[in-house]
The RNA shown here (c-di-GMP-I riboswitch aptamer) has 88 nucleotides and comes from a Terriglobia bacterium.
């Protein structure tokens, strides 16, 4: 430097659910908790996928309905950066 991950070791990370707080929603943070993870560290560049408030449009003008990311997912693939330990 490239391949790799065990049933080695030191440690990491937190899904779902519950609180709590922001958010229109989607979901975010914090805690409590573990479903998993060897990149479940980062990063919306590419796909994807949720949401639709503001705008726009529809319409019986009430409620509602439809479009739309500038809003969110990194624990949905890819991509780029970076990184612990172990072995070949």
């Nucleotide at each position: 430097u490239u391949u790799u991950g065990a049933c080695a070791a030191a440690g990491g990370c937190a899904a779902a659910g519950c609180c709590a707080u922001c958010g229109a929603a989607a979901g975010a943070u914090g805690g409590c908790g573990a479903c998993g993870c060897a990149a479940a560290g980062u990063u919306a560049c590419c796909g994807g996928u949720c949401u639709a408030a503001c705008g726009g449009g529809c319409c019986g003008c009430g409620a509602g309905c439809c479009c739309c990311a500038g809003g969110a997912c990194g624990g949905c693939g890819g991509g780029a950066c970076c990184g612990c330990c172990g072995a070949a």
Notes:
The coordinates come from a structure-prediction model, not an experiment, and the mean pLDDT is 87.